[in-house]
Context: one part of a larger RNA
Molecule: small-subunit ribosomal RNA, central domain
Organism: uncultured prokaryote
RNA sequence: CUGGGCGUAAAGGUCGCGUAGGCGGACGAUCAAGUCAGGGGUGAAAGUCCUGGGCUCAACCUGGGGACUGCCUUUGAAACUGAUUGUCUUGAGACCGGGAGAGGAUGGCGGAAUUCCCAGUGUAGAGUGAAAUUCGUAGAUAUUCGGAGGAACACCAGUGGCGAAGGCGACUUACUGGCUCGAUACUGACGCUGAGGGGCGAAAGCGUGGGGAGCAAACAGGAUUAGAUACCCUGGUAGUCCACGCCGUAAACGAUGAAUGCCAGACGUCGGAUAGCAUGCUAUUCGGUGUCACACCUAACGGAUUAAGCAUUCCGCCUGGGGAGUACGGUCGCAAGAUUAAAACUC
Numbered sequence: 001c002u003g004g005g006c007g008u009a010a011a012g013g014u015c016g017c018g019u020a021g022g023c024g025g026a027c028g029a030u031c032a033a034g035u036c037a038g039g040g041g042u043g044a045a046a047g048u049c050c051u052g053g054g055c056u057c058a059a060c061c062u063g064g065g066g067a068c069u070g071c072c073u074u075u076g077a078a079a080c081u082g083a084u085u086g087u088c089u090u091g092a093g094a095c096c097g098g099g100a101g102a103g104g105a106u107g108g109c110g111g112a113a114u115u116c117c118c119a120g121u122g123u124a125g126a127g128u129g130a131a132a133u134u135c136g137u138a139g140a141u142a143u144u145c146g147g148a149g150g151a152a153c154a155c156c157a158g159u160g161g162c163g164a165a166g167g168c169g170a171c172u173u174a175c176u177g178g179c180u181c182g183a184u185a186c187u188g189a190c191g192c193u194g195a196g197g198g199g200c201g202a203a204a205g206c207g208u209g210g211g212g213a214g215c216a217a218a219c220a221g222g223a224u225u226a227g228a229u230a231c232c233c234u235g236g237u238a239g240u241c242c243a244c245g246c247c248g249u250a251a252a253c254g255a256u257g258a259a260u261g262c263c264a265g266a267c268g269u270c271g272g273a274u275a276g277c278a279u280g281c282u283a284u285u286c287g288g289u290g291u292c293a294c295a296c297c298u299a300a301c302g303g304a305u306u307a308a309g310c311a312u313u314c315c316g317c318c319u320g321g322g323g324a325g326u327a328c329g330g331u332c333g334c335a336a337g338a339u340u341a342a343a344a345c346u347c
């Protein structure tokens, strides 16, 4: 390289947008680049292969043939691919009318709770397996009124919903993306994928400025213990929150790339539409999301119309374990580090 693979054995890129490229719906016409057929030229000799000959044989030497799967040129064919052109509507999009939703982002606002402060009632605890540190007779804990401040939104809540993923949950205003259903007399292949590229991207971390109630790495103390740099307790700083900028990684998981077509069923659930009965049921249909289960697949587990089935197109990735996702170099970053990525050696 070919081949074989990528749910769990090595292997799907964190996710989407999109450039080049690859691939691409139906019916005609023309061309003839790919393709196919015939002719011509060339494809040196030697070698290899086949068949003869000569050294006693062989190696070796030598005659003939084949082959040289290629390239150039010419004549033709037109099914397929391609190019040009014409037409079409099924793919894709658009117009109109509805619908659901924690989709995004901005400002405002609400109640419960924790903590703190002031005041009242009131007396000895709070904490733990048991204790102690700690707080408290200078009146704590508890309880009642008032005030301050920050963060998170109980119930509703649901293998419920939305989003490409990360993720999104009190209420509400202006702004905004996507999805879906119904209907149509519109455009006419405008599509799929996508190396590079640019964008988004949990938590932690970093920079500057705010904020700081609770929680809490580090740290301190008390316990436990043989020890206890822990588990438990009392404290407690970064951080967690906001704005702007960086980082670019996760078991970023469905450990399952995207898209299209086809292939038994059953039962839920969410959002529409239609019809019937009739005010919430039934039936049909479209879209999403689950549970089971046939064919089929799988090493098995299991998957099974939301495939890991049967096929097609494009991208990414794997090739024994360790060394190692490391070293060196490059790129990026304020740094932490990220990314790209070996070898010696060893089993």
Stems, first nucleotide, its partner, number of pairs: 003319004007301002012315001015199001017197001021193003025088007033081002035077008049065006091190001092187002094184001096182004103176002107172002110153001115148003119144003125135001161168002205246006214240002219235004257314006265292013296303002320347003329340004